[in-house]
RNA sequence: GGCCUGUUGGUCUAGUGGUAUGAUCUUCGCUUCGGGUGCGAGGGGUCCCGGGUUCAAAUCCCGGACAGGCCU
Numbered sequence: 001g002g003c004c005u006g007u008u009g010g011u012c013u014a015g016u017g018g019u020a021u022g023a024u025c026u027u028c029g030c031u032u033c034g035g036g037u038g039c040g041a042g043g044g045g046u047c048c049c050g051g052g053u054u055c056a057a058a059u060c061c062c063g064g065a066c067a068g069g070c071c072u
Base pairs, nucleotide, nucleotide: 001071002070003069004068005067006066007065010024011023012022018055025043026042027041028040029039030038048064049063050062051061052060
């Protein structure tokens, strides 16, 4: 330098056009003498940034940033 892949709550992750899923974390409650486990309820996301297409974009297209891989 060229090509490919990825970027989603604090962390990990699902999601191939219709106001984002689960786990973990955390708070409260129940359970216990207490703790743990278990159960229930709640909290936490401008879906990396900018632009385009569309009635509508995390999703499709273009550019950029960052990370990883391959080639020279």
Predicted 3D model of a 72-nucleotide RNA (transfer RNA) from Penaeus monodon. Rfam family: tRNA. From the family's description: Transfer RNA (tRNA) molecules are approximately 80 nucleotides in length. Lineage of the source: Eukaryota > Metazoa > Arthropoda > Penaeoidea > Penaeus. The sequence is in RNAcentral, with records from Ensembl Metazoa. Its mean pLDDT, the model's own confidence on a scale to 100, is 82.